[in-house]
RNA sequence: AACUGACAAAGCCAAACCUAUUGUGAAGCAGGGACGGAAAGCCAAAGGGUCUCAUUGAGAGAUAGCCGGUUGCCAAA
Numbered sequence: 001a002a003c004u005g006a007c008a009a010a011g012c013c014a015a016a017c018c019u020a021u022u023g024u025g026a027a028g029c030a031g032g033g034a035c036g037g038a039a040a041g042c043c044a045a046a047g048g049g050u051c052u053c054a055u056u057g058a059g060a061g062a063u064a065g066c067c068g069g070u071u072g073c074c075a076a077a
């Protein structure tokens, strides 16, 4: 340094669901809550997938916890 990921250390994030709220919607945001996660950090302006609105078509959006791109903590075997 690469690969790998432990009943390690120190921390981190937070699915479903509930409450409040924004949006036509996918969904977002805040609080509670933990199913899980070694990138569940960041990126929707690499690209693909899925979903929503609208639609003759063109189009406009959501999702990074689908794949992906990119940066990065720890270090037992």
Base pairs, nucleotide, nucleotide: 004075005074012037013036017032018031019030021028022027035065041070042069043068047067048066049063050062051061052060053059
Molecule: c-di-GMP-I riboswitch aptamer
Organism: Pseudomonadota bacterium